Small-subunit ribosomal RNA, 5' domain from an uncultured prokaryote, 528 nucleotides, folded computationally. Rfam family: Bacterial small subunit ribosomal RNA. Rfam links the family to the GO terms structural constituent of ribosome and ribosome. Its mean pLDDT, the model's own confidence on a scale to 100, is 88.
Context: one part of a larger RNA
RNA sequence: GAUUGAACGCUGGCGGUAGGCUUAACACAUGCAAGUCGAGCGGUAACAGGAGAAGCUUGCUUCUCGCUGACGAGCGGCGGACGGGUGAGUAACGCGUAGGGAUCUGCCUAACAAUGGGGGAUAGCCCGGUGAAAACCGGAUUAAUACCGCAUACGUCCUAAGGGAGAAAGGGUGGGAUCUUCGGACUUCACGCUAUUGGAUGAGCCUGCGUCGGAUUAGCUAGUUGGUGAGGUAAAGGCCCACCAAGGCGACGAUCCGUAGCUGGUCUGAGAGGAUGAUCAGCCACACUGGGACUGAGACACGGCCCAGACUCCUACGGGAGGCAGCAGUGGGGAAUAUUGGACAAUGGGGGCAACCCUGAUCCAGCCAUGCCGCGUGUGUGAAGAAGGCCUUAGGGUUGUAAAGCACUUUCAGUAGGGAGGAAAAGUUAGUCGUUAAUAACGGCUAACCGUGACGUUACCUACAGAAGAAGCACCGGCAAACUCCGUGCCAGCAGCCGCGGUAAUACGGAGGGUGCGAGCGUUAAUC
Numbered sequence: 001g002a003u004u005g006a007a008c009g010c011u012g013g014c015g016g017u018a019g020g021c022u023u024a025a026c027a028c029a030u031g032c033a034a035g036u037c038g039a040g041c042g043g044u045a046a047c048a049g050g051a052g053a054a055g056c057u058u059g060c061u062u063c064u065c066g067c068u069g070a071c072g073a074g075c076g077g078c079g080g081a082c083g084g085g086u087g088a089g090u091a092a093c094g095c096g097u098a099g100g101g102a103u104c105u106g107c108c109u110a111a112c113a114a115u116g117g118g119g120g121a122u123a124g125c126c127c128g129g130u131g132a133a134a135a136c137c138g139g140a141u142u143a144a145u146a147c148c149g150c151a152u153a154c155g156u157c158c159u160a161a162g163g164g165a166g167a168a169a170g171g172g173u174g175g176g177a178u179c180u181u182c183g184g185a186c187u188u189c190a191c192g193c194u195a196u197u198g199g200a201u202g203a204g205c206c207u208g209c210g211u212c213g214g215a216u217u218a219g220c221u222a223g224u225u226g227g228u229g230a231g232g233u234a235a236a237g238g239c240c241c242a243c244c245a246a247g248g249c250g251a252c253g254a255u256c257c258g259u260a261g262c263u264g265g266u267c268u269g270a271g272a273g274g275a276u277g278a279u280c281a282g283c284c285a286c287a288c289u290g291g292g293a294c295u296g297a298g299a300c301a302c303g304g305c306c307c308a309g310a311c312u313c314c315u316a317c318g319g320g321a322g323g324c325a326g327c328a329g330u331g332g333g334g335a336a337u338a339u340u341g342g343a344c345a346a347u348g349g350g351g352g353c354a355a356c357c358c359u360g361a362u363c364c365a366g367c368c369a370u371g372c373c374g375c376g377u378g379u380g381u382g383a384a385g386a387a388g389g390c391c392u393u394a395g396g397g398u399u400g401u402a403a404a405g406c407a408c409u410u411u412c413a414g415u416a417g418g419g420a421g422g423a424a425a426a427g428u429u430a431g432u433c434g435u436u437a438a439u440a441a442c443g444g445c446u447a448a449c450c451g452u453g454a455c456g457u458u459a460c461c462u463a464c465a466g467a468a469g470a471a472g473c474a475c476c477g478g479c480a481a482a483c484u485c486c487g488u489g490c491c492a493g494c495a496g497c498c499g500c501g502g503u504a505a506u507a508c509g510g511a512g513g514g515u516g517c518g519a520g521c522g523u524u525a526a527u528c
Stems, first nucleotide, its partner, number of pairs: 001528004006524005013375006019368002021333001026331003030328003035078003040075002043071002047069003050065007085286003094211007103203002108199004113194001115192001116150001118148002126139005156165003170191001172189001174187002178185002212258003219249003224246006231239001261283004265276004288309005311322004339365001341364003347361001348359004378408004388399004412469001414464005422455001427449008472517005477498003483512005493500002
């Protein structure tokens, strides 16, 4: 000199933009953060409509009916493995980079084949029981895109090459004939389901090289190193096991100890390098502590399950409940770090045919000069060089065109009015193309209409009034820009280094003046 996730002191007008627990991976009250689908299912607890019945006070009360819109709880599907947080652990194929081959991959996409016929249960509802609760047990009954056989098998898998094995699920929109038990069959369309092969995406595995300090850590290792066989996994492999051999690593630093998430990057520097890893992005690890598996395409799973432990809470003492390193917020720790806010309008995600629902992701707003950037606190004129202050050789000098005065302007803030863009969709109607038996329906395109904004009193524009509301901080001995007076008297004090102060202190304290920066200025800490 540059820099910072900074803090402290004094001061503080506005806007834009970014950032905001670096400490206790300490403990957490409260609310929210993952649901959705009735176009899978049996149904109907609540709300609304409709129909029927009863009572009557004649237009309201009660009851019944899932008939309709819908829908609590339940079965079922998909999603809760993403998104969000944190950096405790980890010196490791964890990360970075360059490769490899023995693998899996829901949803998406391309192709091909199929979607036939049956069965037995079980939640819920109902009945009964136990318990303070959490919850649980028994009986009867019921459905499915839940579950299980049978049939079939283009691909597929196994094979001793003869052969053998293995699948599915339906619900919905529209409809002219034909049939009908009036439910439908049939047909059509999009959505599903099953088998197989590709693709894409994602993931698992292996290897070369690189990746902090300590030798006052020199030897370490028995599943250890390799082989054979069997097991296990989606998959290679001591991954696991039996047997056999005696290997493997190490001064090119093994082992041990300490420290640490890694990278793109960031800061500094002419560079080489040094330091660092906040925000943003990629990867990894973790989710009260330790262990374990289940489900699933994917987890050994932050807001799932089981066991053990510590802690907290409820209890009728028998037994139960919980996990903010999600967003806010509380206590504590600390020099120190924000609101128990708004909205799904946009972007994205989950579910759904869709409408739509959910989304503390996200987009916004609030707080903080924490950083960066921009703007303002007026402009011109004005010498009687006013008054006052300070200094003085008492003549004067300086503050100083500074003020006052005169003439202007109105950024920003204030008040009032106007006012974009972020919005494209979705929906309705019409046309056209595809599909089809079809001018239904559905899908694509086009046109018209309707119409969705948290921010928001938006940005921006116009008008109004009036210089009106807006300057401080540090320093002035040398380094290093800027000097005099008074007070003090080795005292009080200053100080980054040299050093000042013991009666004329440009170095302490105050004043006047000056210098530097400026909504900031200094100090402290840290890095180059």